[in-house]
Context: one part of a larger RNA
RNA sequence: CGCUUUAUCUUGAGGGAGGCUGGUUCUAGUACGAGAGGACCGAACCGGGGAAGCCAAUGGUGUAUGGGUUGUUCUGCCAAGAGCAGCGCCCAGUAGCCAAGCUUCUGAGGGAUAAGUACUGAAAGCAUCUAAGCACGAAGCCCUUCCCAAGAUUAGGAUAAAUGAUUCCCUGGAAGACCACCAGGUUGAUAGGCUUCAUCUGUAAGCCAGGCAACUGGUUGAGGAGAGAAGUACUAAUGAAUCAAAUCU
Numbered sequence: 001c002g003c004u005u006u007a008u009c010u011u012g013a014g015g016g017a018g019g020c021u022g023g024u025u026c027u028a029g030u031a032c033g034a035g036a037g038g039a040c041c042g043a044a045c046c047g048g049g050g051a052a053g054c055c056a057a058u059g060g061u062g063u064a065u066g067g068g069u070u071g072u073u074c075u076g077c078c079a080a081g082a083g084c085a086g087c088g089c090c091c092a093g094u095a096g097c098c099a100a101g102c103u104u105c106u107g108a109g110g111g112a113u114a115a116g117u118a119c120u121g122a123a124a125g126c127a128u129c130u131a132a133g134c135a136c137g138a139a140g141c142c143c144u145u146c147c148c149a150a151g152a153u154u155a156g157g158a159u160a161a162a163u164g165a166u167u168c169c170c171u172g173g174a175a176g177a178c179c180a181c182c183a184g185g186u187u188g189a190u191a192g193g194c195u196u197c198a199u200c201u202g203u204a205a206g207c208c209a210g211g212c213a214a215c216u217g218g219u220u221g222a223g224g225a226g227a228g229a230a231g232u233a234c235u236a237a238u239g240a241a242u243c244a245a246a247u248c249u
Stems, first nucleotide, its partner, number of pairs: 001151001005161006014148004020048007032037001049106006058099004065092005070085006109143003116136002119133001163244006169185005190236003193232005199225003206219005
């Protein structure tokens, strides 16, 4: 831009994905076989591989979380801290992301067939699966399952509204390269802040007490904390524009 009011929900022409495999047990030590050995068919269970999703638990990561610690420089000094040294090194670790972790699927069935197997059956008094006719037969084909899908220009359908819808802009996001999508924009919990809680770290500083001192104990599960949860308008969501039919003139 088209489809010709707009919005929402849909049908599915067509396209894509998927389609894997092992072991054990039963049938059955049966059929078969002198024995040794040892099934078809059918059923159940347990796996491997692959795919999708998820983070309650198990774990990994978690470079602006907490703590320990070495060297050095600095904050005048002590103490307390900050910078640099691969995050200096080390011990733990929230959210998120992730697998080695968890869940589900990889199914039954139908139709038409291939090789192949048949029935009836002539040409050719017989025979013959084929010439007429008719029946089976595969992980394959077409459906069945999942996904996209009306630019399917054959542009489909339904519902609602007709003062309604949308965009820019702004606050943001378990959405994301951009765009898009989604939640919001004061008639507001969208983000930040604050409060409380969860969770992590592990008993802050200062002071007091003990010790010659290193240090220890008490105040104290303290202090601190990124992403988590709830609450709360304190801060920021200011503003601007566009489109539109029936109908009427």
The part of an RNA shown here (large-subunit ribosomal RNA, domain VI) has 249 nucleotides and comes from a Pseudomonadota bacterium.
Rfam family: Bacterial large subunit ribosomal RNA.
The coordinates come from a structure-prediction model, not an experiment, and the mean pLDDT is 84.